[in-house]
RNA sequence: CCCUUAGAGUUUGAUCCUGGCUCAGGAUGAACGCUGGCGGCGUGCCUAACACAUGCAAGUCGAACGGACUUAAUUUGAAACCUAGUGAUAAUUAAGUGAGUGGCGGACGGGUGAGUAACGCGUGGGCAACCUACCGUAUACAGGGGGAUAACACUUAGAAAUAGGUGCUAAUACCGCAUAAGCGCACAGCAGUGCAUACUGGAGUGUGAAAAGCCGAGACGGUAUACGAUGGGCCCGCGUCUGAUUAGCCAGUUGGCAGGGUAACGGCCUACCAAAGCGACGAUCAGUAGCCGGCCUGAGAGGGCGGACGGCCACAUUGGGACUGAGACACGGCCCAGACUCCUACGGGAGGCAGCAGUGGGGGAUAUUGCACAAUGGGGGGAACCCUGAUGCAGCGACGCCGCGUGGGUGAAGGAGCGUUUCGGCGCGUAAAGCCCUAUCGGCAGGGAAGAAGAUGACGGUACCUGACCAAGAAGCCCCGGCUAACUACGUGCCAGCAGCCGCGGUAAUACGUAGGGGGCAAGCGUUAUCCGGAUUUACUGGGUGUAAAGGGGGCGCAGACGGCAAUGCAAGCCAGGAGUGAAAGCCCGGGGCCCAACCCCGGGACUGCUCUUGGAACUGCAUGGCUGGAGUACAGGAGGGGCAGGCGGAAUUCCUAGUGUAGCGGUGAAAUGCGUAGAUAUUAGGAGGAACACCGGUGGGCGAAGGCGGCGUGCUGGACGACGACUGACGCUGAGGCUCGAAAGCGUGGGGAGCAAACAGGAUUAGAUACCCUGGUAGUCCACGCCGUAAACGAUGAAUACCAGGUGUCGGCGGGCACGGCCCGCCCGGUGCUCGCAGCAAACGCAGUAAGUAUUCCGCCUGGGGAGUACGUUCGCAAGAAUGAAACUCAAAGGAAUUGACGGGGACCCGCACAAGCGGUGGAGCAUGUGGUUUAAUUUGAAGCAACGCGAAGAACCUUACCAGGCCUUGACAUCCUGAUGGCCGGGCAUGCAAUGUGCCCUCCCUUCGGGGCAUCAGUGACAGGUGGUGCAUGGUUGUCGUCAGCUCGUGUCGUGAGAUGUUGGGUUAAGUCCCGCAACGAGCGCAACCCCUGUCCACAGUAGCCAGCGCCACGGGCGGGCACUCUGUGGAGACUGCCGGGGACAACCCGGAGGAAGGCGGGGAGGACGUCAAAUCAUCAUGCCCCUUAUGGCCUGGGCUACACACGUGCUACAAUGGCGCAGACAGAGGGAUGCGAUGCCGCGAGGCGGAGCGGACCCCAGAAAUGGCGCCCCAGUUCGGACUGCAGCCUGCAACCCGACUACACGAAGCCGGAAUCGCUAGUAAUCGCGAAUCAGAAUGUCGCGGUGAAUACGUUCCCGGGUCUUGCACACACCGCCCGUCA
Repeated sequence: CCCUUAGAGUUUGAUCCUGGCUCAGGAUGAACGCUGGCGGCGUGCCUAACACAUGCAAGUCGAACGGACUUAAUUUGAAACCUAGUGAUAAUUAAGUGAGUGGCGGACGGGUGAGUAACGCGUGGGCAACCUACCGUAUACAGGGGGAUAACACUUAGAAAUAGGUGCUAAUACCGCAUAAGCGCACAGCAGUGCAUACUGGAGUGUGAAAAGCCGAGACGGUAUACGAUGGGCCCGCGUCUGAUUAGCCAGUUGGCAGGGUAACGGCCUACCAAAGCGACGAUCAGUAGCCGGCCUGAGAGGGCGGACGGCCACAUUGGGACUGAGACACGGCCCAGACUCCUACGGGAGGCAGCAGUGGGGGAUAUUGCACAAUGGGGGGAACCCUGAUGCAGCGACGCCGCGUGGGUGAAGGAGCGUUUCGGCGCGUAAAGCCCUAUCGGCAGGGAAGAAGAUGACGGUACCUGACCAAGAAGCCCCGGCUAACUACGUGCCAGCAGCCGCGGUAAUACGUAGGGGGCAAGCGUUAUCCGGAUUUACUGGGUGUAAAGGGGGCGCAGACGGCAAUGCAAGCCAGGAGUGAAAGCCCGGGGCCCAACCCCGGGACUGCUCUUGGAACUGCAUGGCUGGAGUACAGGAGGGGCAGGCGGAAUUCCUAGUGUAGCGGUGAAAUGCGUAGAUAUUAGGAGGAACACCGGUGGGCGAAGGCGGCGUGCUGGACGACGACUGACGCUGAGGCUCGAAAGCGUGGGGAGCAAACAGGAUUAGAUACCCUGGUAGUCCACGCCGUAAACGAUGAAUACCAGGUGUCGGCGGGCACGGCCCGCCCGGUGCUCGCAGCAAACGCAGUAAGUAUUCCGCCUGGGGAGUACGUUCGCAAGAAUGAAACUCAAAGGAAUUGACGGGGACCCGCACAAGCGGUGGAGCAUGUGGUUUAAUUUGAAGCAACGCGAAGAACCUUACCAGGCCUUGACAUCCUGAUGGCCGGGCAUGCAAUGUGCCCUCCCUUCGGGGCAUCAGUGACAGGUGGUGCAUGGUUGUCGUCAGCUCGUGUCGUGAGAUGUUGGGUUAAGUCCCGCAACGAGCGCAACCCCUGUCCACAGUAGCCAGCGCCACGGGCGGGCACUCUGUGGAGACUGCCGGGGACAACCCGGAGGAAGGCGGGGAGGACGUCAAAUCAUCAUGCCCCUUAUGGCCUGGGCUACACACGUGCUACAAUGGCGCAGACAGAGGGAUGCGAUGCCGCGAGGCGGAGCGGACCCCAGAAAUGGCGCCCCAGUUCGGACUGCAGCCUGCAACCCGACUACACGAAGCCGGAAUCGCUAGUAAUCGCGAAUCAGAAUGUCGCGGUGAAUACGUUCCCGGGUCUUGCACACACCGCCCGUCA
């Protein structure tokens, strides 16, 4: 200077935390699916180190050599012919070919990764323990001989490969001799040097070893020595995967001496001697693996990988071996053995693609049997040149990276088409078309490189350049619920399917499939696999362990780790400077070359490492001598259930003996088993035996390391504390292994055995009861010795040290003071407590000087849940079992703490006809009515615990009607629009038809500006109508219910990380979250209450009902005159507010009592129903989305059905009678209704009713007689003078029509029923009970419903219990919220 750290989804109703799973990123030698225009640069068997056909991959040198052959030239010149020549043969020369001798090279280059956990690799060193062909430098030299042998010829064996024999021959092949500057070896000695063995140098003696030639005569070679260079060999430090369920390993093993061997050191090898060596700092064994530079990822530290390129190693069919050589134990050499393949004449031979291509095979998967030596490099050669599947290129594959294109501009308020729609539109969309333009790539044509310094170019007519032409030839893939960028429609209906996690799909799916649209990337896009990341989820950087997973049950202690104060020295760690190394490539920076980029080139940096060296001395370490604060020792003391051994004591239980005594005892919720007349229990006395030690005793007091320890005294013994401040002088802390202690239960041997008591037996309980309860009872519990070694062995909290506010107890000691049997104080020491508490910590709960705070040291342990503390192995144990301790598979969580609810056979308080106290019912009967069920052509449908069932229905004979049967209609019974025609429609009559319907006949428009318009009907056409068809789980609206219960919330503030809390809790009080007081709350809203209506008292105003109140008339009735005082009606007011008094209470709210008052503490009743709950009810009141039907699921009509009937249930009516029934006479309401209506007086009928019609749109008239009650009389307890069902006959009314299927009347008939099992309902005062009256609906049809008044009670001690509700609190594994959750077995 530059660069640099991202999270999200998922456990819950919600929250915080812990914790796992999953995703977004990058990467790949990839594969698969769909798709595919071009180019550049790279890259391509990850599997069978499986097997390989065929071709090629290592040859070259004639300037080392002999010979053979071919060609050419020269010379020679045979035979034949007979002369021009032909030209055999031979020699020489030149060029060439193939084999051989010889030289150099085949140890390089190329391939692969099997083996290898190793000095194999990496890094840094060492060799005084080594070698090095070719190359370079230097010096010296090459004299003179000899004998062979391949080739070749002949020949033998053999199928072949090949082998052999005889004979000839050359050399730079081979062998002596000579020479030796120098070299090697041996001997003795001098000088110098080094860490040691030792090394170096000069001189001396002895001894040993060289050479090659060739040719074109100047080159190339040859020998020796030394040095260099290059390449190797060996040794060492450090680093290098997993497993201890591998803990011991090793016999040449470890060392020595001597020798051998090697280029060289060495047990490398041999003989002898010694008995060593390695290992918890992980030996040995097992598994896996070539190592590195680097590559991927990552902020980094790390983690993963080692394909291409580069370095090293190892290997070459498997195993072994050597030969040659400078170099090999040798990929394309040799020998042997094995397997395999091939040839064979069966005797015997040949072969090795992990070289380049290529084949088979394996596999999800990986290329051409290409061109060239032009370049780079290699081998041989003096060179020309030859060889080179190294290499350079080309081919194939989107396998990767990079670049380019598939066109650009303009073009509508916007065509067509498609999709969608609220039908208006909107989207695709400037997109297209059209017009203008351009030409990259591709195609055609022309030119045409660099790469080579002179010649030589496989690539290649390639790159590149130019020209003309054509928008033509060139876009796909994935995704669109959240994470995550992008939405609609249709189809489907827990099906088909999707899915990375959470999860979608059961009729309105943005999650499946398709389409339109959109998003992303793009010649690619997705998927799969793998790695890193996110994951601080193994935490070195950078985690934890009270309750989430995790502290070892405790102690002692070896190793190890860590360690007080001051001083001196050393310099291992540490720090700084310098040097070497850290190959190249790669990475980063700068620059450059291909148009750019990828790619390539150049320069610099980095490569965090290792080594050497110089210096420093704070810290750690080491050494030395000191110090006293840590630790320990000694010496006054006092405390203690500390431990061990032996002894003593009393109470109690049981048993035995004896006495007294009699029928029970015992036991339980209640019982029974059991014991007892053979005398129990009870009681008295005596005795036996075992175990445990009441009170003291503690409200957590003491001791111990933990487990644990309790009568009394004795002996032995451990530890802690403390006063004094003497002594030692860091002696300390922790502690893997190890050793030891270790409750209860259990085991072994032997004792003991009172009580208690697993197992067991019996009795109960129960559906059962292998339990809880009871009666018995054996191991065991006790003792001695030995094992076991575990516990919720817990403070669920390892040990040690130091530091960091306080307060208050208690135990032991000490000190001080005092009014001294005691009390007080202490900034003293140690222990033990606090549900005290600050800071701090913590997810919270909580901890808080006894830390879970702040720090240091050491040890143990944890890494999602289940499987599982299981299996296997090992160790221990007599056994039981303990210790150690997995995996497959499976789940998307499992958890911790806290919050709000709901719930509890948890607690506290309170309320309600909730119970209780009462009155009357239901459940039994008959009937009515509703429902279920059944039946049916149909018995339309909804409602379903409370909160469906006299409910929708305030009224089904037709209609209603939605159901069934049959007959009919199809733009329709109804709405809007269009076209044409007509002038009517309506209404009435007749015929046909069961009816609907259709047809026929008769009567008949309006306005007008005279153009027409309006209306109606008919016909037609298509849009459409219509649907009580489905979905109340798509909805609105309305309603029920908890519940008229007293609750439900908000704003601001405060508290809490948060969900949330506070307020709203608390003390009182109330019908009430009503009010008062208090309070980190202060206020507010919806509810409560009040405001509204009815009723109870009074007043005012008004007066076609009321009154003789006061007057008059009278047919005596407010009938009339008159009046509005009263009643009443209507309207408006007054009144009640705990206002007053007394008491209680807190001087409050409020409560109790009283006065006054018509009414008193909300006077009585109604309306009024918070936030919400029940996917509560209703698509059939209505409205409405979507789906469905369209000559029918629509419409019209006739008839039937909704009224069925073995049964079951709900709700009612009437009764069972004398508090009654019946008869006679007679009294008193309120609230209503009335015009196709109520209908009086009168007449007829026993009656229902009929005839008739006054009055009344009604405080006037009518319905309309109120009934119970009261009076008189009969009945006399009976299935009746109770009860009235059922039935018969006769009527009456409504209605088109009473058969299915109406109500009523009269007469007759007269059933069940004599007060109702289990169970269950309503009601607290004008209430229950009882009595009648009215109304709505309605033609007619109430025992139902809604109202009205009459008569008119009983009881409430009280809140234990049942039901429901409210508040606070507690527990919780519930949250669909206890009708929850959940465990086991079986399917």

The prediction has a mean pLDDT of 85.
Predicted 3D model of a 1387-nucleotide RNA (small-subunit ribosomal RNA) from an uncultured bacterium.
Its Rfam family is "Bacterial small subunit ribosomal RNA".
The sequence is in RNAcentral, with records from Greengenes.